About this RNA:
Model confidence (mean pLDDT): 77 of 100. This is a predicted structure of a 384-nucleotide RNA (Bacterial RNase P class A) from Candidatus Lambdaproteobacteria bacterium RIFOXYC1_FULL_56_13. The model forms 94% of the base pairs in the Rfam consensus.

């Protein structure tokens, strides 16, 4: 010097002017002035998980329904971290991994293939048996069907373990024993024996534990998939600050008192007329409730720094700071210099950038969006 990997940090920074929210002080009829302090993020974002508050339901338990899913710890809690196991990828640094059960049950297993799990007759073999047929005087031969054969070909990720050595003949055809062929395999090496890998079943050691390792057995019977259904084992009441509390105007409407009056005034009883029934003023109180105002709302599972336990997440003890709260919603604009990139220039300098984004109750994560630079490994290549 390439190329890769992991990782902790930042996230521009003075001045001056002129605003904007807030919070204590002074002043003022009066947030009216006045000067001081403070004012976005590592993701404020997506709203994905989880908790804290708050209102509603709840004796306890169940069922539906939803999450999580290897182990061991951390935490308020978690689907998150942190340490390991296994398993996969990478020459490697170092990454991925929702990973319980498939001998409870159901279902599915793409192309090929005959067949995909009660395994199964495509080729290739037989076709004794039993049928049909042809040749033949018969005997008997040949074809075919039906059936038969699976230690043989061929398909596929997968078809009732893989693989090497050994070893040299009647041995196999899948528990064993005995029978047996019309047909299988088998010197291109059968049964048999040994060694490793798998898988199964027991045990032994190590480990808190997933596992690890190593020893014995073997009819190897007993594919995969469960981010298919299920099945276990664990968790979880629902709604969200527009939660939810207080305080309270105008008008209109309730109530409840007291006054005024009415021989009044409307309105129903089909018109009219009596008569019945009901409404209809004024004044104070009372409660609800709009608008509107306050709290909920910033001291908190805060932040620094230190010192101890822990491998680590993280705990715990001492010291210290106080660090946004708007409400249509402030956090910002001009100027100017430094400071970093990039381009012109021998140079003084000139020009141009300078991310993604914007609190809304609040807190622990997860994701995703994004500048430039630093660090520590690991490969290759050179050079000393």
């Nucleotide at each position: 010097c390439g190329a890769g990997u992991c990782g902790g940090a930042a996230a521009g920074g003075g001045u001056a002017c002129c605003g904007c929210u807030g919070g204590a002080g002074g002043u003022u009829u009066a947030c009216u002035c006045c000067g001081c302090c403070a004012g976005a993020g590592g993701a404020a974002a997506g709203u994905c998980c989880g908790g804290g508050c708050u209102u509603c339901g709840c004796a306890g338990g169940g069922c539906a329904g939803g999450a999580u899913g290897c182990u061991g710890g951390c935490u308020a809690a978690c689907g998150g971290c942190c340490a390991g196991a296994g398993g996969g990828g990478g020459u490697g640094a170092c990454c991925c991994u929702a990973u319980g059960g498939a001998a409870a049950g159901u279902g599915c297993c793409a192309c090929a293939g005959a067949a995909a799990u009660u395994a199964u007759a495509c080729c290739g073999c037989c076709g004794a048996u039993g049928g049909c047929c042809c040749c033949a005087a018969a005997a008997g031969g040949g074809a075919u069907c039906a059936g038969g054969u699976a230690a043989g070909g061929g398909u596929g990720a997968a078809a009732u373990g893989g693989c090497g050595g050994g070893g040299g003949a009647g041995c196999u055809g899948g528990u064993c024993u005995c029978c047996u062929u019309a047909a299988a395999g088998u010197a291109a090496g059968a049964g048999c024996c040994c060694a490793c890998c798998g898988c199964a079943g027991g045990g032994g050691u190590g480990g808190c534990g997933a596992c690890a390792u190593c020893c014995c057995u073997g009819g190897c019977u007993a594919g995969g998939c469960a981010a298919a259904c299920c099945c276990c084992a664990u968790c979880c009441g629902a709604a969200g600050c527009a939660a939810g509390u207080c305080c309270a105007a105008a008008u209109a409407g309730g109530g409840c008192a007291g006054c005024a009056u009415a021989u009044g005034g409307g309105a129903a009883c089909g018109g009219c007329c009596c008569g019945u029934u009901c409404c209809u003023g004024c004044u104070g109180c009372c409660g609800g409730g709009u608008a509107g105002g306050a709290c909920g709302c910033a001291c908190g599972a805060g932040g620094g720094g230190u010192c101890g336990g822990g491998u680590a997440a993280c705990c715990g003890g001492c010291c210290u700071c106080c660090c946004a709260g708007a409400u249509a919603a402030a956090u910002g604009g001009u100027a100017u210099c430094c400071a970093c990139c990039u381009c012109c220039g021998c140079a003084a300098g000139g020009a141009g950038g300078c991310a993604c984004a914007g609190a809304a109750c609040c807190c622990g994560g997860c994701u995703u969006a994004u500048u430039g630079a630093c660090g520590g490994c690991u490969c290759g290549a050179c050079u000393c």
It matches the Rfam family "Bacterial RNase P class A". Its family is annotated with tRNA processing, dimeric ribonuclease P complex and ribonuclease P activity in the Gene Ontology. It is annotated as a ribozyme. A source record names the gene rnpB.